[in-house]
Context: one part of a larger RNA
């Protein structure tokens, strides 16, 4: 002097950019926040259409349809959003490095034949207050299981085994796919050299602990696990134990060196009521799946059951304190689907908040009888002060009326009737806060009288106080301006 995610007082007219629970990883009402596909299935509905029946109420069958919502199956749902609790660790940053997987996606290569059995939906029959659920009949596939074949694959005694598949649509041209293999991109797991706070008033630590030698298990190396054998390992170059904190790019100060610090935003971790464990799957041990076990909370027919905002708004709580139950999927992107189109509190917007930067203004010119007034004062006169007032001009922004985009491409635009651009009035509707002893830019009068009170340090106040209160003047920054509070 600089900075801030700040908060207080006061005080406040505009915009444009950003930023906005730092505390209680506290509870959470309500509504959203993940689906998609009928071009994988089947079945039952709607609607139209044609035929038959008809007691005119309709009821059957066939077809067709940009039509519905459960169900089976498919991919998403491990991405995007949030948090920083834990974590002093190969967690994180760097550099390397081998013993691996990898869904969609390119690219190329080889196949895509013939079978079978179920099984929800749906029907009946039951059980429950409800969640839900039992039975027993029936159906269908791109679900599910054999068989055949095997270019590459796997194993392997080198003889040989051994291991896929699914159709769908069509304007018939095809397209969309489905298995097997190679290879790429792009992602992912694992390992190692260095760097990563403070404390010795923490000096010993350590038994799967170090290492071998088998084996199991994993996509993969490895005591990851297990048995046997050895006694190692690690440590004053600080093990091990406490206390602290997610790391980085960065951010801020500083001339630099360095010192503080990790909000937005970018990359890496970690967590998803607490704790623990797996299914699924390419991919978790998985915020908005499951299963157990614990706190809490809510339903109950007391027999059971349901939940998990650290998505986004809100709510209460806590606190010096931090915003709306908001519009749209136009745009960018992601999931799904041939396509159309669906979903998307990601994301664009728009609401609050001087919280922060940056612009803008609140008028210009002239005006001296230096009007009135206020203050002061040697009472002459000084000052407020060209400042008012008067005269002339101009109209930024706000305001009213009209127009009205770009952002989107043939359409499609929440933002918005939005910026912006024309015209209209008329100086109109806009200036506050600190300070004035000395650091430190600014003095005087007048109350008080170590009282009231001031104060960052020195230090002001006890009757003439440039230090308190007030006025007047003045300084200084200005839509802010002071004061805390933290860093440098």
């Nucleotide at each position: 002097g600089a900075a801030c995610g700040a908060a207080c007082g006061c005080u406040g007219g505009c915009g444009g950019c950003a930023u906005g629970c730092u505390u209680a990883a506290c509870a959470c009402a309500u509504g959203c926040a993940a689906g998609u596909u009928g071009a994988a299935c089947g079945a039952a509905g709607a609607a139209u259409a044609u035929g038959g029946c008809u007691u005119c109420g309709g009821c059957c069958a066939u077809a067709u349809u940009a039509c519905u919502g459960a169900g089976u199956a498919g991919c998403a749902g491990a991405c995007g959003g949030g948090u920083g609790a834990g974590u002093a660790a190969c967690g994180c940053g760097u550099g390397g490095g081998a013993a691996u997987c990898u869904a969609c996606c390119u690219u190329u290569u080889u196949g895509u034949g013939g079978g079978g059995g179920a099984u929800a939906a749906c029907u009946g029959a039951g059980g429950g207050a409800a969640a839900c659920u039992u039975c027993a009949g029936c159906u269908a596939a791109u679900a599910c299981c054999g068989c055949a074949u095997a270019a590459g694959c796997u194993c392997u005694a080198c003889g040989g085994a051994g291991g896929a598949a699914a159709g769908g649509c069509u304007u018939c041209g095809g397209c969309c796919g489905c298995a097997g293999a190679a290879a790429g991109a792009g992602g992912a797991g694992c390992c190692c050299g260095c760097g990563u706070c403070a404390g010795a008033u923490u000096a010993g630590g350590u038994a799967g602990u170090u290492g071998g030698u088998a084996g199991g298990g994993u996509a993969a190396a490895g005591g990851c696990c297990u048995a046997c054998c050895a006694a190692g390992c690690c440590a004053a170059u600080g093990a091990u134990c406490u206390g602290u904190a997610g790391c980085u790019g960065g951010u801020u100060u500083g001339a630099g060196a360095g010192g503080a610090u990790g909000a937005u935003c970018a990359g890496c971790c970690a967590c998803a009521c607490u704790g623990g464990g797996a299914c699924u799957g390419a991919g978790a041990c998985a915020c908005g799946g499951c299963c157990c076990a614990g706190a809490c909370u809510c339903c109950u027919a007391c027999g059971g059951g349901a939940g998990g905002c650290a998505g986004c708004a809100g709510u209460g709580g806590g606190g010096a304190a931090u915003a709306u139950u908001g519009g749209a999927c136009a745009a960018u992107g992601g999931g799904g689907g041939a396509a159309a189109c669906c979903c998307u509190g990601a994301u664009c917007c728009a609401g609050c908040a001087a919280u922060g930067c940056c612009g803008c203004g609140u008028g210009a010119a002239u005006g001296a009888a230096g009007a009135a007034g206020g203050c002061c004062c040697u009472a002459g006169g000084g000052u407020u002060g060209u400042a008012a007032a008067g005269u002339c001009c101009u109209u930024u922004c706000a305001c009213c009326u009209g127009u009205g985009a770009a952002g989107a491409u043939a359409a499609u635009g929440a933002c918005g009737g939005u910026a912006g651009c024309a015209g209209g009035a008329g100086a109109a509707g806009a200036a506050g806060c600190c300070c004035c002893g000395g650091c430190u830019a600014a003095c005087u009068c007048c109350g008080u009288g170590c009282c009231a009170g001031c104060a960052g340090c020195c230090g002001c106040g006890g009757u003439a106080a440039g230090a308190c209160g007030g006025a007047g003047g003045g300084g200084g920054c200005u839509a802010g301006c002071g004061u805390u509070g933290u860093u440098c």

Predicted 3D model of a 488-nucleotide part of an RNA (small-subunit ribosomal RNA, 5' domain) from an uncultured bacterium. Its Rfam family is "Bacterial small subunit ribosomal RNA".